[in-house]
RNA sequence: GAGUCGAUAGCUCAGUUGGUAGAGCACCGGCCUUUUAAGCCGAGGGUCGAGGGUUCAAAUCCCUCUCGACUCA
Numbered sequence: 001g002a003g004u005c006g007a008u009a010g011c012u013c014a015g016u017u018g019g020u021a022g023a024g025c026a027c028c029g030g031c032c033u034u035u036u037a038a039g040c041c042g043a044g045g046g047u048c049g050a051g052g053g054u055u056c057a058a059a060u061c062c063c064u065c066u067c068g069a070c071u072c073a
Stems, first nucleotide, its partner, number of pairs: 001072007010025004019056001028042004049065005
């Protein structure tokens, strides 16, 4: 220098070919228990890496950039 893949909740990850974003774990509250753990119930938490474009509507499509992994030179 070229290419491929990835970036979504505190963490690990989904998101069905565009229609107002979810799960598990964790944290918080409650129940249960002598207590802890386990179990059960509930709540909070994300302008989807950044900036533009297309569209009535973008996590999703297009362009540029940043960061990470890998391959080639």